Molecule: transfer RNA
Organism: Phycisphaerales bacterium
RNA sequence: CGCGAUGUAGCUCAACCAGGCGGAGCAGGCCCCUCAUAAGGGAAAGGUUGCUGGUUCGAGUCCAGCCAUCGCGA
Numbered sequence: 001c002g003c004g005a006u007g008u009a010g011c012u013c014a015a016c017c018a019g020g021c022g023g024a025g026c027a028g029g030c031c032c033c034u035c036a037u038a039a040g041g042g043a044a045a046g047g048u049u050g051c052u053g054g055u056u057c058g059a060g061u062c063c064a065g066c067c068a069u070c071g072c073g074a
Stems, first nucleotide, its partner, number of pairs: 001073007010026004020057001030042003050066005
């Protein structure tokens, strides 16, 4: 320098091929249980979907450019 993959909650990952209300587990906080802790149970919260633009009535998803990480090639 070229090509490819990945980027979504604090962490690990869904939401695919085929655009149509962004979800789960774990962690953390709260409540119950216990003399207490752990384990167990319950209810809830937590997101500018890496950044900037474009297409579209509508973008996590499609397109372009950048950034980061990883891989391959030179």